[in-house]
RNA sequence: AGAGUUUGAUCCUGGCUCAGAUUGAACGCUGGCGGCAUGCUUAACACAUGCAAGUCGAACGCGAAAGGGUUUCGGCCGGAGUAGAGUGGCGGACGGGUGAGUAACGCGUGGGAAUCUGCCCUGUAGUGGGGGAUAACCCGAGGAAACUCGGGCUAAUACCGCAUACGACCUUCGGGUGAAAGUGGCUCUUUCGGGGGACACGCUAUGGGAUGAGCCUGCGUCCGAUUAGCUAGUUGGUGAGGUAAAGGCUCACCAAGGCGACGAUCGGUAGCUGGUCUGAGAGGAUGAUCAGCCACACUGGGACUGAGACACGGCCCAGACUCCUACGGGAGGCAGCAGUGGGGAAUAUUGGACAAUGGGGGCAACCCUGAUCCAGCAAUGCCGCGUGUGUGAAGAAGGCCUGCGGGUUGUAAAGCACUUUCAGUGGGGAAGAAAAGCGCGAGGUUAAUACCCUUGUGUGUUGACGUUACCCACAGAAGAAGUACCGGCUAACUCCGUGCCAGCAGCCGCGGUAAUACGGAGGGUGCAAGCGUUAAUCGGUAUCACUGGGCGUAAAGCGCACGUAGGCGGCUGGGUAAGUCAGAUGUGAAAGCCCCGGGCUCAACCUGGGAAUUGCAUUUGAUACUGCCUGGCUAGAGUCUGUCAGAGGGUGGCGGAAUUCCGGGUGUAGCGGUGAAAUGCGUAGAUAUCCGGAGGAACACCAGUGGCGAAGGCGGCCUCCUGGACCAAUACUGACGCUGAGGUGCGAAAGCGUGGGGAGCAAACAGGAUUAGAUACCCUGGUAGUCCACGCUGUAAACGAUGAGAACUGGGUGUUGGGAGAGUUUGUCUCUCGGUGCCGAAGCUAACGCGAUAAGUUCUCCGCCUGGGGAGUACGGCCGCAAGGUUGAAACUCAAAGGAAUUGACGGGGGCCCGCACAAGCGGUGGAGCAUGUGGUUUAAUUCGAUGCAACGCGAAGAACCUUACCUGCCCUUGACAUCCCCGGAACUUGUCAGAGAUGACUUGGUGCCUUCGGGAACCGAGUGACAGGUGCUGCAUGGCUGUCGUCAGCUCGUGUCGUGAGAUGUUGGGUUAAGUCCCGCAACGAGCGCAACCCUUACCCAUAGUUGCCAGCGGUUCGGCCGGGAACUCUAUGGGGACUGCCGGUGACAAACCGGAGGAAGGUGGGGAUGACGUCAAGUCAUCAUGGCCCUUAUGGGCAGGGCUACACACGUGCUACAAUGGCCGGUACAGAGAGCGGCGAAGGGGUGACCUGGAGCUAAUCUCCUAAAGCCGGUCGUAGUCCGGAUUGGAGUCUGCAACUCGACUCCAUGAAGUCGGAAUCGCUAGUAAUCGCGAAUCAGCAUUGUCGCGGUGAAUACGUUCCCGGGCCUUGUACACACCGCCCGUCACACCAUGGGAGUUGGCUGCACCAGAAGCCGGUAGCUUAACCUUCGGGGGGGCGCCGACCACGGUGUGGUCAAUGACUGGGGUGGAGUCGAAACAAGGUA
Repeated sequence: AGAGUUUGAUCCUGGCUCAGAUUGAACGCUGGCGGCAUGCUUAACACAUGCAAGUCGAACGCGAAAGGGUUUCGGCCGGAGUAGAGUGGCGGACGGGUGAGUAACGCGUGGGAAUCUGCCCUGUAGUGGGGGAUAACCCGAGGAAACUCGGGCUAAUACCGCAUACGACCUUCGGGUGAAAGUGGCUCUUUCGGGGGACACGCUAUGGGAUGAGCCUGCGUCCGAUUAGCUAGUUGGUGAGGUAAAGGCUCACCAAGGCGACGAUCGGUAGCUGGUCUGAGAGGAUGAUCAGCCACACUGGGACUGAGACACGGCCCAGACUCCUACGGGAGGCAGCAGUGGGGAAUAUUGGACAAUGGGGGCAACCCUGAUCCAGCAAUGCCGCGUGUGUGAAGAAGGCCUGCGGGUUGUAAAGCACUUUCAGUGGGGAAGAAAAGCGCGAGGUUAAUACCCUUGUGUGUUGACGUUACCCACAGAAGAAGUACCGGCUAACUCCGUGCCAGCAGCCGCGGUAAUACGGAGGGUGCAAGCGUUAAUCGGUAUCACUGGGCGUAAAGCGCACGUAGGCGGCUGGGUAAGUCAGAUGUGAAAGCCCCGGGCUCAACCUGGGAAUUGCAUUUGAUACUGCCUGGCUAGAGUCUGUCAGAGGGUGGCGGAAUUCCGGGUGUAGCGGUGAAAUGCGUAGAUAUCCGGAGGAACACCAGUGGCGAAGGCGGCCUCCUGGACCAAUACUGACGCUGAGGUGCGAAAGCGUGGGGAGCAAACAGGAUUAGAUACCCUGGUAGUCCACGCUGUAAACGAUGAGAACUGGGUGUUGGGAGAGUUUGUCUCUCGGUGCCGAAGCUAACGCGAUAAGUUCUCCGCCUGGGGAGUACGGCCGCAAGGUUGAAACUCAAAGGAAUUGACGGGGGCCCGCACAAGCGGUGGAGCAUGUGGUUUAAUUCGAUGCAACGCGAAGAACCUUACCUGCCCUUGACAUCCCCGGAACUUGUCAGAGAUGACUUGGUGCCUUCGGGAACCGAGUGACAGGUGCUGCAUGGCUGUCGUCAGCUCGUGUCGUGAGAUGUUGGGUUAAGUCCCGCAACGAGCGCAACCCUUACCCAUAGUUGCCAGCGGUUCGGCCGGGAACUCUAUGGGGACUGCCGGUGACAAACCGGAGGAAGGUGGGGAUGACGUCAAGUCAUCAUGGCCCUUAUGGGCAGGGCUACACACGUGCUACAAUGGCCGGUACAGAGAGCGGCGAAGGGGUGACCUGGAGCUAAUCUCCUAAAGCCGGUCGUAGUCCGGAUUGGAGUCUGCAACUCGACUCCAUGAAGUCGGAAUCGCUAGUAAUCGCGAAUCAGCAUUGUCGCGGUGAAUACGUUCCCGGGCCUUGUACACACCGCCCGUCACACCAUGGGAGUUGGCUGCACCAGAAGCCGGUAGCUUAACCUUCGGGGGGGCGCCGACCACGGUGUGGUCAAUGACUGGGGUGGAGUCGAAACAAGGUA
């Protein structure tokens, strides 16, 4: 510090997710040791049991018992003035716990004045003298108990007076008021009662201090405005009361204030802080442990005591709960330490000790102390250590993988050599301890050497932890490693299993038979006594942006203006010093963080010092800027004067054209409307046309990216009223300004209310069409409405999707309104101010684009945004007559949604162009019969594959057996075939029997070749195991091959340039071509694969060569190139030539090229072929072959026989033959090319009607054979008929091949003679030697194709105007929400399932307002009913107190009525998600009605 994820790819916006750190954690797996920390975050839920606050005999009075001793047995001594309870004092207000409440002066920080303060310190002054009671105790009574009551005795540092009063308090300034307590030991003295002295601890009054506490206050301190108004003791004053103390704290009276948009009130949530976690910081989150403050102590209320409480282990009352009970009544409060139940994912021992530190009491010893110190439990966290070290290659075994060679685990192990931390055993052994006490000495005090205090020294006792830390010895590698991950992010890869199953997953996403993503294994990576997961916080996230974001199109500018508060504000003086800046002082607790040291072996941890604590306050300065005060100025703003343009607004009137209607005339059968129609109108006279009239609405041309207005908006002409802008030139005011939360006004269309008006148009509605439907688009009608007046509504894609204002920043060119200048009759040019457009520089922008009218550079103010959906919805509030508007969520759900641009693809977008694509033609298919292939069906099997074009006479160039893969049956198991090993034998061969055969049994002949003499090489048989074998699966694991777009003209690269980038450019453009063919132009220049050419063939010529081919001329002839000969010709097969837009004319741009012509056998690639770019279709093929993986192994392998692939209600494709006269049949007759042939072609001759048989010449082929080509031509016949057409089918008889023609061959002859009379919708081929038509040959092959395939030649047309349309394709451009790319994407209803949510008659509960009732305990006030020790008394009583009663306040409780929140509710509304549902087809292309 970033990364993953939207896309085919890109840039941006934007969310989601990850890597980091952390935790009082929990869970899973695992677990050796130690140190230091930490440990109910939930039920402030309920609690058994024990302990947690006592102490003092030096305040006081009482006062046992047991054991013991003694005894005269009564007792006594002693225990012992002990234990114990009581009175009294101090302490139970600290320490410890918890965080419920509290949004508050509660906390933090800084100030303040009107206060109190026990114990402590320091002063001052005292501590005299009396009195009356009362617990305990005794007696009695009640009660179950708790406890209570009555009588009697008694003490005090308990209580009460009196005296005194330096201080103190009150005061009318005269005065008045108010205290106390003693105890202890020592000493002197003594009449033994006592007295004196000094000391210690106390006591009283008072001053000061310290500490602690109370009060007031500035500032800071969470969320919600869907909480906007709150407040009657409320705000202030006067007086009084009250308090320790100021104060409405309380009361009486008076006034009417106080708080609030700088957020009052209300609701929700929450203890606050130092700090902690995170972060670069600013911030954000948090408030365990430790420390400070606050609050609470079962819930609520209350006071008492006290220095201090409204009191955790005190009291009273009320309530709930629990316990005891004799039912009358009582007791209790773990949010102290342990512990229990419960809750929960989850949090420890009913431990030890007061040794240390601290606290309470005490003079002290000492006692108490669940504070504390320790120990126990827990890997809960942090830190440290260990689980060994070195050597060790035969790279062991085993595991895993493998390309079978090996690799890896791996120096890892074993082995050898060593070490012993930790744990274990034994032994040793600090520090934590200072004291107190006691002895001696010194000093102080004193009369004193007592006592006491201080101090020095000596002595001396005290340790829970503790089997301590630490050290030594002993033994032995001995006792000690796991966990998560390994697709990317993210370090780490293979095998097996599984087969969209099981499962994984933080995000993207894996899994449908080769999963580095699931599970296991091997290996690896990370961390390590831990490792992962989950939860949570911060970070990353600049994703709330102060630091540090945005708003034209991504979310986001209010529809527009005016204006309040607020914010901001021109130039220049003076003052001030609030902001600002600097210095100083105080404070900012300690701990923590940071730095430097120190101590535990290190570290964690502990400890000393420093720094820091960015803050607040006080104070002293500075004065530039801002503020404030006070002057001045004119550049902002405004005013006056003059001119000027304009659909600016409002009012009244006027006008013509047009539509419609009405009346009349003319006139006749239609009009109207549409893609085409129909509804509609019209013979009752329409439409058309003319005249006249009525009425309403809107204003053609002018008219213009022209004008005006803030926006909405404004358009005939005239009048009146009225707003604003601009320009020019002075004069004036003197910052008067800008923005603008709330607020107010204006605000299109539609809509609403009332009343008018209503021509045209026209929602709704009706009808007609269209359609599968058509509640639409189209047509005919037509009502609200549109118009006017008044009122409401308040919204629009109210858009420049761009808030207002100001300043600055190159240009060019229009237009509009004014002004100035030059020149000038006009026309023109230049400058300038205001408006409105276009193009563009810099700059900005994600890009598109913006660009002085900014989206540039800055300033001021306002509004708004923070992923998509849910949703601008729900609820609530406000507004509205309503419709609705405004404000405006959440649950839930997704990993995207989106912007701009790019490349493609697509479009019922556009342009250009091509192709037998259409058109123009010719002939077919589709109808018939048959052949053949396919589907389907059937079957034991009908083997398998191919399936739109691009499967279907395809693999198959030929299924009777074989082929053959299928079925049935019978057999074989190292196998039919390959390699290796071992044994035997030559190989091979004759025959017989069984069997369907494979096979089995027996049998005959036969002994080979090489040799170094050991043996070897073939071959056969048997055996063992490695292995063979598989047309079994996967063409979606593959190679190779092939089809297709398409012989279409395209597809790319290098360098350069442009762009942030994907990409673009080049390859686009203008021409041209069959062509990305060529030319020109051009930020491109070149290049490659394609095109073309080179190759083959064909057409012409030449040369060469002449046998088997040829024969012009010469000769011979059996008349056949047959022979001699010839080499001219044809031909054959080699090599050349020829054609290149080369020449001419025209067009074109002086190009490329095109058109025409000449010549030429051939003319513009001459015809044909071979040749198939980058790629597409997971196209086809595992059954040609090869091949990974999987599967079978006495079978899915192998052999054999028979059957099947040939089935047959049917459907389709491809063909053949026809339907006839351009023909059939009969007879005669002419002319090819290209091929094939030795297990072959097979001649002549003979036989047969024929298939064919016989025959065997010739030929390994320009020689022989197949081999008579057919259509054609010349005659004849048939005469339009199911025929002399057509030949299917069937019967009979044969021929041939073959082991064998039954299933199931071909052919021949005779007989038979079906359908069919030119074929519906639809559809195919072909542009010239082509279609059509005619025959011939070949491969395969024993045989089988007259129909298939591949070739060959013969005869030989028609038509193409043209590119509108159909199909396919190419280039450019455009739109796009498509990118598995239109066979795309995608919307809504309905049906189903699930989820959350709104409404809902209501129901239940919580909190709360108001009114009223009621009123415990208690304080306060009143009261003389009862009662009363101290003091006074005149002895009657008084004072004072208590009880009782009354009043005020008030908790709980109750009644009524509101508010609010939550839960729930029949039914109901929409929403989300899901799945291959249904119906349509709304959007994306002109999406088919933008």